[in-house]
Model confidence (mean pLDDT): 80 of 100. Predicted 3D model of a 77-nucleotide RNA (transfer RNA) from a Rhodospirillales bacterium. Lineage of the source: Bacteria > Pseudomonadati > Pseudomonadota > Alphaproteobacteria > Rhodospirillales. It was read from a public genome assembly.
RNA sequence: GCGCCCGUAGCUCAGUAGGAUAGAGCACAGGAUUCCUAAUCCUGGGGUCGCAGGUUCGAAUCCUGCCGGGCGCACCA
Repeated sequence: GCGCCCGUAGCUCAGUAGGAUAGAGCACAGGAUUCCUAAUCCUGGGGUCGCAGGUUCGAAUCCUGCCGGGCGCACCA
C1' cells in the first nucleotide's frame, strides 16, 4: 500500500429484510433483609449507536469519506 471484518451504557454483548420512547447481563447508586459484611431481592441513574456527510417520510441498520482496532496479502533495495 491492497483486501476483509469490527466499533452500540463503565465492561461483555444483543438489536430477523429501515419503523415510533435503543436493550440485556455484570458493574455503579439508593433501599429492603442482616448484629455487621457477603449473598439475595426491589428501585434507579447511565448511551453524541466511533466521527462527518448523503439517501429516505423515517437510519444503530443502507451509501461515501475519515478515525481507531484486528486478520490476511504485498513491499522490505